[in-house]
RNA sequence: AACUGGGUAGCUCAGUUAGUUAGAGCGCGGGACUCAUAAGCCCGAGGUCGUGGGUUCGACCCCCACCCCCGCUA
Numbered sequence: 001a002a003c004u005g006g007g008u009a010g011c012u013c014a015g016u017u018a019g020u021u022a023g024a025g026c027g028c029g030g031g032a033c034u035c036a037u038a039a040g041c042c043c044g045a046g047g048u049c050g051u052g053g054g055u056u057c058g059a060c061c062c063c064c065a066c067c068c069c070c071g072c073u074a
Stems, first nucleotide, its partner, number of pairs: 001073001003071001005069003010026004019057001028044004050066005
């Protein structure tokens, strides 16, 4: 330098051919249960969907540029 895959909650990851409110598990907080604790049960908080533009009535999703990470080629 070229190419490939990826960046979504504190962590690990889903997500859809663009359309009604962005999700799961773990973790965190609370409740109930218990003599008490753990496990299991119920509820909840937590998100500029990497950054900036563009297309569109409407973008996590499509297009462009850039940043970062894994891999690969030279």
This is a predicted structure of a 74-nucleotide RNA (transfer RNA) from Candidatus Peregrinibacteria bacterium RIFOXYB2_FULL_33_20. Its Rfam family is "tRNA". It was read from a public genome assembly.